[in-house]
Context: one part of a larger RNA
RNA sequence: UGACGGGGGCCCGCACAAGUGGUGGAGCAUGUGGUUUAAUUCGAUGAUACGCGAGGAACCUUACCUAGGCUAGAAUGCGCGUGACCGGCUCAGAGAUGAGCCUUUCCUUCGGGACACAAAGCAAGGUGCUGCAUGGCCGUCGUCAGCUCGUGCCGUGAGGUGUUGGGUUAAGUCCCGCAACGAGCGCAACCCCUACAUUUAGUUGCCAUCAGGUUAAGCUGGGGACUCUAGAUGGACUGCCUGCGCAAGCAGUGAGGAAGGCGGGGACGACGUCAGGUCAUCAUGGCCCUUACGCCUAGGGCUACACACGUGCUACAAUGGGCGGUACAGAGGGUCGCUACCUGGUGACAGGAUGCCAAUCUCAAAAAACCGUUCUCAGUUCGGAUUGAAGUCUGCAACUCGACUUCAUGAAGCUGGAAUCACUAGUAAUCGCGUAUCAGCAAUGACGCGGUGAAUACGUUCCCGGGCCUUGUACA
Numbered sequence: 001u002g003a004c005g006g007g008g009g010c011c012c013g014c015a016c017a018a019g020u021g022g023u024g025g026a027g028c029a030u031g032u033g034g035u036u037u038a039a040u041u042c043g044a045u046g047a048u049a050c051g052c053g054a055g056g057a058a059c060c061u062u063a064c065c066u067a068g069g070c071u072a073g074a075a076u077g078c079g080c081g082u083g084a085c086c087g088g089c090u091c092a093g094a095g096a097u098g099a100g101c102c103u104u105u106c107c108u109u110c111g112g113g114a115c116a117c118a119a120a121g122c123a124a125g126g127u128g129c130u131g132c133a134u135g136g137c138c139g140u141c142g143u144c145a146g147c148u149c150g151u152g153c154c155g156u157g158a159g160g161u162g163u164u165g166g167g168u169u170a171a172g173u174c175c176c177g178c179a180a181c182g183a184g185c186g187c188a189a190c191c192c193c194u195a196c197a198u199u200u201a202g203u204u205g206c207c208a209u210c211a212g213g214u215u216a217a218g219c220u221g222g223g224g225a226c227u228c229u230a231g232a233u234g235g236a237c238u239g240c241c242u243g244c245g246c247a248a249g250c251a252g253u254g255a256g257g258a259a260g261g262c263g264g265g266g267a268c269g270a271c272g273u274c275a276g277g278u279c280a281u282c283a284u285g286g287c288c289c290u291u292a293c294g295c296c297u298a299g300g301g302c303u304a305c306a307c308a309c310g311u312g313c314u315a316c317a318a319u320g321g322g323c324g325g326u327a328c329a330g331a332g333g334g335u336c337g338c339u340a341c342c343u344g345g346u347g348a349c350a351g352g353a354u355g356c357c358a359a360u361c362u363c364a365a366a367a368a369a370c371c372g373u374u375c376u377c378a379g380u381u382c383g384g385a386u387u388g389a390a391g392u393c394u395g396c397a398a399c400u401c402g403a404c405u406u407c408a409u410g411a412a413g414c415u416g417g418a419a420u421c422a423c424u425a426g427u428a429a430u431c432g433c434g435u436a437u438c439a440g441c442a443a444u445g446a447c448g449c450g451g452u453g454a455a456u457a458c459g460u461u462c463c464c465g466g467g468c469c470u471u472g473u474a475c476a
Base pairs, nucleotide, nucleotide: 001476002475003473004472005471007470008469009468010467011466012465013464015460016459019423020422021421022420023419026314027313028312029311030310031309032308033307034305035304042053043052064300065299066298067297068296069295070294077122078121081117082116083115087102088101089100090099091098092097105114106113107112125289126288128287129286130285134283135282136278137277138276139274141272146185147184148183149182150181151180152161153160154159165176166175167174191266192265193264194263196234197233198232199231200230201229202228206223207222210221211220212219237260240254241252242251243250244249303442316416320375321374322373323372324371325370332363333362334361337356338355341352342351343350344349382413387408388407389406390405391404392403393402429452430451431450432449433448434447435446
C1' cells in the first nucleotide's frame, strides 16, 4: 500500500422488511446429469452452465456410428497435353459410382481465349489437441462511482498528499475548507423513442361543413378543419414564490404548466478482476494425421430411459367451464409470397377466383372485457395426459422421428414439505397479437407489440452484495 475480520462509523441496492404472484407436489414440453448404446457428435458447470451456442436435428444440416467407395483428392490458382464437355437413354448397385449407346464444340485481331478431361508438380484438407501460447468478441463485479496522471509539497524509501475533512447529491454531483494547483478516463449532458404544443405538407391516411349516393360503407365530387403520418421548432431551467441554509442544496396539497425537480424508457459499461468463456463463427503460434484424424455416399444416431436436477406450459375450477350475441388495439410480415370472395368438407383443408411489390390489397378473428343462457361443488359439463380409429398438409421421403383435424378414450391432479424466486406503476398479475429461423415443424422457447390493471414500502436491527472513512492482523 492492499486484502481480510462472526472490528467500528456513515451510506446505498426488490438486500431485508411490508405486499402480490409463483417455483418446490401432478401431467406434459424443453435443457442438463447419470445410465444405456455401434453411435447416443462437441462445447457451456456456484453466482457468471442447465428453453445456453441451436433465431427452428425426418434426408440435408452433422461434426457421431455402421457399411460401401476415392487418394493431388469436395473447392480455387499457376504451368503441360488432349478436344471435347454438357445433354438424353440403357444396365449393375442402397447410393456414391462403374460400364455402354446416341449427339457433339463456341468466340477469335489466328497469337490465343472460354469450357471439360487425364497425368505429374507447386500449392491441399482436418469441427484433430492446446482458450493455461494468442487476436477478436462476450459474460461478471456493475450503470457500482470509482480509476489515474502532470507539476508542486511531505517521506531515507515503499509511498503519501491531491481523492481526506464539514455539508450535499442518483453520482469523485456540487459547495465550503485545506500544501496543494490543475488535468484525463468514467458520472451527467450531447443521440433515439415516448408524454404537450406550434408550424410546414395532405396521399394510399382523415371527414367537420357543402353536394351526390347506398340495405350499408369516405363510396364519389370536394375539403385541410380534426385524427394521423413525418420533417422543423418550442417547451423544464429549482426559472418564479415561501421557509431553512454561508453556499451547494433541501422542503411545500405553492403558483403556472401536457410534463417538476434525473418526467418515463433505450443505446451507452472507466482502470481492472475471475490464467472466467469461446482454437466448433472467424483468425492464428505450436503440436499431430496425410491410401487418413482428409473426402464422397446410403442407412442409423444426435429424439434411447430405472432415475436426479434446472427452466417453462397446462391445470386442480363457480372471480369458473360450455353455448349464443356484440365491441375496442398496437407493432409487424407478404410476389418461390399474403390472399378477399365463391363452392365442397363437421374440420384440418381442397377446387376456383380477385386484389396487392402494399398508410391503397391481404395475413386479421384481437383475446380477456360486456350482454344473455346453462352447469350448482361433484374427480364434475373441472382437467386434459394417454391410447385406438379415420383423415389433412408439407416434403424425393413422415417407420425409427413432423405438425394439424375429427370421432372415441378420459390418467394424474382438490393449491403443493423443507426450502426458494421475481416484482415498487402503466410495474406485478392477467389477456391475446406479431416477427425471425423456416418446405414443414416438435415454439409451451426467444425477441417484440398492445388491452385490462393492482397491493405494499413503518423502517434499516437482521440476511446478501456494494461504496467511503477508520481500526487490528503471525496474510501478500